[in-house]
RNA sequence: ACUAAAUAUUAAGCGCCAGAGCUCAAUAUUUUGAGUUGACGAGGACAUGGUUUAUCGAAAAUUCGGCGGAUGCCAUGCGGUGCAGCUACCAUCGUUAGUAGUCCUACAAAUACCACAAGUGAUUGUGGAGACAAAAGGAUUAAGUAGAUAUAA
Numbered sequence: 001a002c003u004a005a006a007u008a009u010u011a012a013g014c015g016c017c018a019g020a021g022c023u024c025a026a027u028a029u030u031u032u033g034a035g036u037u038g039a040c041g042a043g044g045a046c047a048u049g050g051u052u053u054a055u056c057g058a059a060a061a062u063u064c065g066g067c068g069g070a071u072g073c074c075a076u077g078c079g080g081u082g083c084a085g086c087u088a089c090c091a092u093c094g095u096u097a098g099u100a101g102u103c104c105u106a107c108a109a110a111u112a113c114c115a116c117a118a119g120u121g122a123u124u125g126u127g128g129a130g131a132c133a134a135a136a137g138g139a140u141u142a143a144g145u146a147g148a149u150a151u152a153a
Stems, first nucleotide, its partner, number of pairs: 014068004019064001020037007040057003046077006078094005086147004099142006113128006
């Protein structure tokens, strides 16, 4: 390096199910057993520690209810931006690295429709055609405090 076998992993808007809904069977009338449902995509990770109902819209359904996890948030450090550079503070963000106003502007899946497949069933999987978001992004405008440096840009 190659081949073979076994095991583990292959989930992070993600996983799970003690409540609940639904299905089947038994029992025979409210119980038992076996199943099934339980979030549609977009976006999201500097390091350490802490913390828990952690962004955005779509849809309108149990997308109810709950558990766990988590890229969220907070503190500190580091780093960027705020009209040369440096230091401290303030604000804010995380390497595509500040905020606010105005204007411009992009993209999705499910649902619904059609078809096929698995299942006694609830239900699940796959495919087809056609749509529709927001956060985001771009342009432009506005505006920090103090200190040292002293023409180097």